Predicted 3D model of a 1529-nucleotide RNA (small-subunit ribosomal RNA) from Sulfurimonas iocasae. The prediction has a mean pLDDT of 82. The organism belongs to Sulfurimonas, within Bacteria.

């Protein structure tokens, strides 16, 4: 300096990741609708639906300067006539009247010009369109410009008019008459047309010039003049036809189509070419590069979105088409098959005298009707156009304006400064306070806007403004007239409080509501846009989620079952030449508006304008020639021949063996056999099984054999023979790109099937039977049938895989195998190379991970196939194959928010591997069986309070229910309340006493004035009464709102962390691993290295010993005493008592072992954690407990609170669970007699000694405890007795009499004595505890407590065993590891069937439209062709006529219409299939763990259902072994 201005994500599948993949939001944008709400101004926009029907007004007329008529004002001579004045009889002026005459307003008809444009619509159209870019030597153009030439002599008619007449009306029909820029005949013309003809050009078709035969015009027409008009030729212009190329949407479940169809030839039409039409004559034309059919659509400039590349649109503006009630047809005309022209024929509507006729708003308005919806029956030609005149000037719903409407954009306003006891009021609280909030009030200011009143533009060139007294300007009034909508869990910016209580209701997606909702409704605050905010609909966008740009197919969707191979795509190396493609330069065009950049005008902005830029495209043309194409010559590296020797379960026929199995004869031989987990049906005395011999048959090839070898895949296995197919390797002779892929096509295709024919040992779907189950239509077991084999012919599909299309290149290596080959010597069983094929581990590098990895799933090229969320579904239809099962191709309705892939952590697994535990085993002793004792259930009651519920509730909560406790029930009472705080007021407190009452209560009487401080006035503490409020109270709810406390798992060895390091990450590593250990204990190792909470340890009490200290203990020696006792003086030696301390540490020995450590011995009171408690990781069970407490929220308040009395928890047909006493002689019973511990104790323990058989009483020494008391320990020993019985066993149960505590022993207490004497002889299935001072067995004390229902609980000591091989099984639990479809974690997830209830869809007898199309009928109007014997003005005529011209009428083409077919598509449709969807329905468990018979893929058969079998095939299967191969040492 010059370009360029441009690109964002987030929620959701999971316990949690990475990934693949849908869903959805966020953004712009609309002709919008609708819900609230609405102050002004600009510009702009407004039937997207029924091209559905239209009442009414208007949208296209105009020229009298083309014609004839008609002629209103108004002008009006001569003449005549009237009145009147002047004047000479008359003559002249003045006023008025009638008429020729002029004038021309106005028009119906003849005539020209418009009417083909403006306006509107978008139904029809997939190419007769439309956009780009050419052709038209194949064309035509009225009005307008230029240029030349010319305009001359004639004629008859006709509407109008008038007259008769027809009809209800539309509307005519006869006769007279009349004009013309209307119609004609004739002259003139050559530039025009057309015949021949000749030259020149051209590639051809043609064209240009020159001559020639015939043709073939007109308005002296208007006007007062200019002017205007006419005729002919050329030329422009402008519009217009026609034709070619390319482009232009969905279905292939639309695969063939076509008879004027292709084409020729001669002709016919038109402006023009052309099967556009006719005739003849051939027999062609389009198609996968998508015809033909169907389905839908106006097309483009532009709008939208979006970095772009695209996508989606075609309102408003512009440019083209198409249509004008349907449908057909043509007339005029320059131009039309005509929106406001004509005819016909349908449909509907209106008039009608019933004969007949009228008529199309998809022009402006306006009405209906449809619809979620879209405006005024306005004003004006002022201005821009646009018709028509010469003009004035007429027409214009073109247009310019006003009016409706927040439809949109844009721009302004609703007030600004100041104001803090942070006011009231609302919300909210932790009660203290905070929030609205400088917001308000209040002061001070300003007037955009509003309101009112004054002035006044521009647009307009002479004139003329409809907007419109409007835009703007100034004055005046006064803050005065003006804020809402949505949202506030996350995504996305914004939080509380009350109600609600899976209700009621939200939700764009995840989701939110089952009693503390930021999510439901409302308030209060807040955030977000503003006269607009939301919502909904539809578009792009994010969506890279159809991917050119810019995606993928091993396991997520996704590689065809393999080969051949056509069309097509892509194609080695050198050399030339062409220029299609490709790249540059030029020129045409890419209409305008629009977007973009600059300036500029409305006050700004939208809006406008004016310039430029760009419109990436089109064609044309000049060049380049490297790549791509093409043509042309060469080469050999690709590929192909050849030679050549090897190697193979490659095909295919055909021959031969052996082993086995079955069967059949025949011989031996008896009683079983076969079969299973067991077992049975079955075979067997008619002789099997077993065992020897022959003998038949049909199938399949044992060892080799392997991770190997062959093939395109399916597949291929005795031997031998013949016939073939292909690959590798060597050799470089040959041929020179001859290749690679391959859409359609054509072949090959396991196993099961199907059809005809054989065979048929074994096995073996169906089928029969026999177990096993709760059933067993399975698994098991005995049989057996197609089928399996064989030949030929069909099916053609599998987890048909390597879940990995095919070629070609290039990119570390290392160890195996097979098959050729070459080098080496040391000549092997040999070594290194190399070519091909098969394996394994492994670097770069890829991948979501897993894994892949020269035999890529790396890097690159090519070509085909294939996916786009799960389900519905590879299913229905409809085509193709098939004999048939069925294959192939291949949808949608309508449902989910997921569906999936990989790895990660835990759980589980009827996986696996080590370990441990009274877990099992080996022993002991119970429990279940009886009784009673206690808890629970479950009845039942007025209540029989409540809680606890597998383990881990159930002798628990309760270590003490007669009242009380007590929470239940009935009854009766009280309401600031029995308790707590504040309190006005009285009184100290308090005590005693009558009466009623079941008692709480109620009323009534007596006594009695106390403490402290004082300024003596009075104050305080404590208690009693006690109005009113505030509160109190609740064992009412929620243990799923919680604390705290506990239970289990479990005293099992485990659980983190923090730095590092590996993974994309979620994790992981550390903590795996080899050993020990009771132990994550320690000890090697190790990408780990510390570290925490957990084990141990330190604490308690036992065991052994010493110090210290000796009262209440203790007594060895001394000593006193006594029936006798530490009794007593002494002593503290012992024993004890309680305080310190030693003591044990694998230390020491031997030994295995690296080491940690273990095994054995010493010593030792104890020996390897010395027993024994206490001590309990992160966590799990939403475990328990609102009834210990405390505690949020709820609920009650003359009661769900308190108080009193009874009663109840103790209730009994039954069930359970924990105990206790037993059943007996290892006992019972009697008399004797020994030895502890370790608690208690003043409302207490209670001695001696006395009374009761006895419980106990009576009385009180003594003890506040090593001093006294409970208090005789019992089983033991020591003897008598009983002798196998329901007993001298066992004690219930019942009676009777007591005794003791308590006001009270009735419901409902404990002991005592005497009687009474049940069931039970050892306990079915089941199941409990215990490993040493333990089970067992035996007494003792306590706690609670008046008493005691205690045979419980908790401690104490006495006597005192038995067994442990061992780790296979049950349980539990720990590591490691494997598989999952589980994660609420196996009490999980989950599959069908059946029943309901909705939903949408397929078949379906039919039916009932709609569109196409084929055959025949029938033929309107019209065009064309023929055409009169009827009619006929202009021309010619001998006047007779003739030429022409028109009509009827015939034909041909054809719309409508009708019968008959088909073919496509829609609606309905009894009945009927399967699908989907649905908080708690049936049955059964199919899958996931090895899922309890691994699963699955194809087939077949069979079965209530899932599903089960058979054959073949996969691993996308777990264990466990064993072979082989690898990688590490």
């Nucleotide at each position: 300096a010059u370009u360029a201005u441009g690109g964002a994500g987030a929620g959701u599948u999971u316990g949690a990741u990475c990934c693949u993949g849908g869903c959805u939001c966020a953004g712009a944008g609309u002709g919008a609708a609708c819900g609230c709400u609405g102050g002004c101004g600009g510009c702009g926009u407004g039937c997207u639906u029924a091209a559905c029907a239209c009442a009414u007004g208007c949208a296209a007329g105009u020229c009298g300067a083309a014609c004839g008529a008609u002629g209103a004002a108004c002008c009006g001579a001569a003449a005549c006539u009237u009145a009147u004045c002047a004047c000479u009889u008359g003559u002249g002026g003045u006023a008025g009247g009638c008429u020729a005459g002029g004038g021309g307003a106005u028009u119906a008809g003849u005539g020209g010009c418009g009417c083909a444009c403006g306006g509107g619509u978008g139904a029809g159209u997939a190419a007769u369109a439309u956009a780009u870019a050419g052709u038209u030597a194949a064309u035509g153009u009225a009005c307008c410009u230029c240029g030349a030439a010319g305009a001359c002599c004639g004629g008859g008619a006709u509407a109008g008019c008038c007259a008769u007449u027809g009809g209800a009306a539309a509307c005519g029909a006869u006769g007279a008459u009349u004009a013309a820029u209307a119609c004609u005949g004739g002259a003139u013309a050559c530039a025009c047309c057309u015949u021949c003809u000749a030259a020149a050009c051209u590639c051809a078709a043609g064209u240009u010039u020159a001559g020639u035969c015939g043709g073939g015009a007109a308005a002296c027409g208007u006007u007062u003049u200019u002017u205007c008009g006419c005729u002919u030729c050329g030329a422009g212009a402008u519009c217009a036809g026609a034709c070619u190329a390319u482009a232009u949407c969905c279905c292939a479940u639309c695969a063939g189509u076509u008879a004027g169809u292709u084409g020729g030839u001669a002709g016919u039409g038109u402006a023009a070419g052309a099967g556009a039409c006719u005739a003849c004559c051939a027999a062609g034309g389009c198609a996968a590069u998508g015809a033909c059919g169907g389905g839908u659509a106006g097309c483009g400039g532009g709008u939208u979105u979006g970095a772009g590349a695209g996508g989606a649109u075609g309102a408003u503006c512009c440019g083209c088409c198409a249509c004008a009630c349907u449908g057909g047809u043509a007339c005029u005309g320059a131009g039309a098959c005509a929106c406001g022209g004509a005819c016909c024929a349908g449909a509907c509507u209106c008039c009608u005298a019933c004969g007949g006729g009228a008529g199309g708003c998809a022009g402006c308005a306006g009405u209906g009707a449809g619809g979620a919806a879209u405006a005024u029956u306005g004003c004006a030609c002022a201005a821009u156009g646009g018709g028509g005149g010469a003009a004035a000037c007429c027409c214009u719903g073109a247009u310019g304006c006003a009016g409706c409407a927040a439809c949109g954009c844009c721009g302004c306003g609703u007030g600004g400064a100041g104001g803090a006891u942070g006011a009231c009021g609302c919300a909210u609280u932790u009660c203290g306070g905070u929030g609205u909030g400088u917001a308000a009030a209040c002061u001070c200011c300003u007037u955009u806007u509003a309101u009112g009143a004054g002035u006044c533009a521009a647009g307009a060139a002479a004139a003329u403004g409809a907007c419109g007294g409007u835009a703007g300007c100034u004055c005046a009034u006064g803050a005065a007239u003006a804020a809402g909508c949505a949202c506030c869990g996350g995504c996305u910016a914004a939080c509380u409080c009350c109600g609600u209580g899976c209700c009621a209701g939200c939700a764009g997606c995840c989701g939110c509501g089952g009693u503390a909702a930021u999510a439901c409704g409302g308030a209060g605050g807040g955030u977000g846009c503003a006269a607009g905010c939301g919502u909904u609909a539809c578009u792009c966008g994010g969506a890279a989620u159809c991917a050119c740009u810019g995606g993928g197919c091993g396991u997520a969707a996704a590689g065809g079952a393999c080969g051949c191979g056509u069309a097509g795509g892509c194609u080695g190396g050198c050399u030339c030449g062409u220029a299609a493609g490709u790249c540059a330069g030029a020129u045409g065009u890419g209409a305008a508006a629009u977007c973009c950049u600059a300036u500029g005008g409305c006050u700004u902005a939208a809006c406008c304008a004016u310039a430029g830029a760009a419109c990436u495209g089109c064609a044309u043309u000049u060049g380049a020639a490297a790549c791509u194409a093409c043509g042309a010559g060469c080469c050999u590296a690709g590929a192909g021949u050849a030679u050549g020797g090897g190697a193979g379960g490659g095909g295919g026929a055909g021959a031969u063996g052996g082993a086995a199995u079955u069967a059949g004869u025949g011989g031996u031989g008896u009683a079983g056999g076969g079969g299973u987990a067991a077992a049975a049906u079955c075979c067997g005395u008619a002789g099997a099984u077993a065992u020897c011999a022959c003998u038949a048959g049909g199938a399949a090839u044992a060892c080799c054999g392997a991770a190997a070898g062959c093939g395109a895949a399916g597949g291929c296995g005795a031997u031998c023979u013949c016939c073939u197919g292909g690959a590798a390797c060597a050799u470089a002779a040959c041929u020179g790109a001859c290749g690679c892929u391959g859409a359609g096509g054509c072949g090959u295709g396991a196993a099961a099937g199907c059809g005809u024919g054989g065979g048929g040992a074994g096995c073996a779907a169906a089928c029969g039977g026999g177990a096993u189950u709760a059933g067993a239509u399975a698994c098991c077991c005995c049989g057996g049938u197609a089928g399996u084999c064989c030949a030929c012919g069909c099916c053609c599909u599998a987890a048909a895989c390597g879940a990995u299309g095919a070629a070609c290149a290039c990119u570390a290596g290392u160890c195996g195998u097979c098959g050729g080959g070459a080098u080496g010597c040391u000549u092997g069983u040999c070594a290194u190379c190399u070519c091909g094929g098969u394996g394994a581990u492994g670097c770069a590098c890829u991948u979501a991970a897993c894994a892949g990895a020269u035999u890529a799933a790396g890097u690159g090229u090519u070509c085909c196939g294939c996916c786009u969320g799960g389900g519905g579904a590879g299913u229905a239809c409809g085509g193709u194959c098939g004999c048939a099962a069925g294959a192939u191709u291949a949808a949608a309705a309508c449902u989910c928010a997921a569906a999936g892939g990989a790895a990660u952590a835990g759980a589980c697994g009827g996986g696996g591997a080590c370990c441990c535990g009274c877990a099992c085993a080996a022993g002991u002793g119970g429990u279940g069986g009886a009784g009673c004792a206690u808890g629970u259930g479950g009845u039942u009651u007025a209540a029989u309070u409540c809680g606890a519920a597998g383990a881990u509730a159930c002798g628990c909560g309760a270590a003490g229910a007669a009242c009380c406790u007590u929470a239940c029930c009935u009854a009766g009472c009280c309401u600031u309340g029995a308790c707590a705080u504040u309190g006005a007021u009285a009184g100290a407190a308090c005590a005693c006493c009558c009466u009623a009452g079941a008692g709480a209560u109620a009323g009534a009487g007596u006594g009695g004035u106390g403490c402290c401080c004082u300024u003596c006035g009075g104050g305080g503490a404590a208690c009693u009464u006690g109005a009113a409020a505030a509160c109190a109270g609740g064992u009412g709810c929620u243990g799923c709102a919680c604390g705290g406390c506990u239970g289990u798992c479990g005293u099992c060895a485990g659980c983190u962390c923090g730095u590092g390091u590996c993974g994309u990450g979620a994790g992981a590593u550390g903590u795996u691993g080899g050993g020990u250990u009771a132990a994550g204990u320690c000890c090697c190792g190790c990408a780990a290295c510390g570290a925490g909470c957990g084990c141990a340890a330190c604490c308690c009490u036992c065991g052994u010993c010493c110090u210290u200290a000796g009262u209440u203990g203790c007594c060895a020696g001394c000593a006193g005493g006594u029936u006798a006792u530490g009794c007593u003086g002494g002593g503290c030696a012992c024993u004890c008592u309680a305080a310190g301390g030693a003591g044990a540490c694998u230390g020491c020995c031997u030994u295995c072992g690296c080491a940690a450590g273990g095994a054995g011995g010493a010593g030792g009171a104890a020996g390897g954690u010395g027993a024994g408690g206490a001590c309990g990781a992160c966590g799990u069970c939403a475990a328990g407990u609102c009834a210990u407490c405390a505690u949020g929220g709820c609920c009650c308040u003359u009661a769900u609170g308190g108080c009193u009395a009874g009663g109840g928890c103790u209730a009994c047909a039954c069930a359970c669970g924990u105990g206790c006493u037993a059943c007996a002689a290892u006992g019972g019973g009697g008399c004797g007699u020994a030895c502890a511990g370790a608690g208690a104790g003043u409302u207490g323990c209670g001695a001696u000694a006395c009374c009761g058989c006895g419980a106990g009483g009576u009385g009180g020494a003594g003890c506040c405890a090593a001093u006294c008391u409970c208090a005789u320990a019992a089983a033991g020993c020591g003897u008598c007795u009983c002798u196998c019985a329901g007993u001298u066993c066992g004690g219930a149960u019942u009676g009777a009499a007591g005794u003791c505590u308590g006001c009270a022993a009735c419901u409902c207490g404990a002991c005592u004595u005497c009687a009474u004497g049940a069931a039970g002889c050892u306990g079915g299935a089941a199941u409990c505890a215990c490993u040493a001072g333990u089970a067992a067995u035996c007494g003792u004390a306590g706690a609670u407590c008046a008493g005691c229902a205690a045979u419980g609980c908790u401690a104490c000591g006495g006597u005192g065993a038995a067994u442990a091989c061992g780790u296979u099984c049950c349980c539990g639990g720990g590591u490691c590891u494997u598989g999952u479809a589980c994660u609420c974690a196996c009490c999980g997830c989950c599959c069908g069937u059946c029943a309901c209830a909705c939903c949408a869809u397929g078949g379906g007898a039919g039916u009932u439209g709609a569109u196409u199309u084929c055959g025949c009928c029938c033929g309107a109007a019209a065009u064309u062709g023929g055409g009169a014997a009827g009619c006929u003005a202009a021309c010619c005529u001998u006047c007779g006529g003739g030429a022409g011209g028109c009509u009827a009428c015939c034909a041909c083409u054809u719309a409508c219409g009708g019968c008959g077919g088909a073919a496509u598509u829609a609606g309905c449709g009894a009945c009927u299939g399967g699908g989907g969807u649905g908080a708690a329905g049936u049955c059964g468990u199919a899958a996931c763990a090895a899922g309890g018979u691994a699963a699955c893929c194809g087939u077949a058969g069979g079965a209530g259902a899932a599903c089960c079998u058979g054959c073949g095939g996969u691993u996308g299967g777990a264990u466990c072994a064993c072979c082989u191969c690898c990688u590490u040492u």